A computed fold for a 118-nucleotide RNA from a Flammeovirgaceae bacterium, annotated as SAM riboswitch aptamer (S box leader). NCBI's taxonomy places the organism under Bacteria, Pseudomonadati, Bacteroidota, Cytophagales, Flammeovirgaceae. Of the family's consensus pairs, 100% are formed in the model. Its Rfam family is "SAM riboswitch aptamer (S box leader)". Its family is annotated with regulation of gene expression in the Gene Ontology. It was read from a public genome assembly, where an Rfam model found it. The prediction has a mean pLDDT of 82.
RNA sequence: CGCUUAUCCAGAAAGACCGAGGGAUCGGGCCCGAAGACGUCUUAGCAUCCUAGCCUGAUUAAUUCAGGACGUUGUGCUAAAUCCCAUUUGCAACGUUUGUUGUAACUAAAGAUAGGCG
Numbered sequence: 001c002g003c004u005u006a007u008c009c010a011g012a013a014a015g016a017c018c019g020a021g022g023g024a025u026c027g028g029g030c031c032c033g034a035a036g037a038c039g040u041c042u043u044a045g046c047a048u049c050c051u052a053g054c055c056u057g058a059u060u061a062a063u064u065c066a067g068g069a070c071g072u073u074g075u076g077c078u079a080a081a082u083c084c085c086a087u088u089u090g091c092a093a094c095g096u097u098u099g100u101u102g103u104a105a106c107u108a109a110a111g112a113u114a115g116g117c118g
Stems, first nucleotide, its partner, number of pairs: 001118008013043005021032003027085003044078004049074001054068005082110001088105007
């Protein structure tokens, strides 16, 4: 970097430095930001995807599988649903001629994270 599987409405801070933009991309919204955002470092925390050990049950030649608690390891994350906005269908409201808004469901595209493979 590519392919693939799973998840993405939950959760989680402060200090120091920096100094103007930032929230992935195109566009439109709407937010954050000199009361210092974003980013970097330190510490803390969140998650339970990987990993180590523990408990219960089943099972095997070796072991493997499922569930539970915990949180060793790796990794990621710590504003807002992946901040919102594709398409289709149903329902409701508004407008009046098939439109707008909200909501629910199905399934995309793209993205993020983790595991596996190349």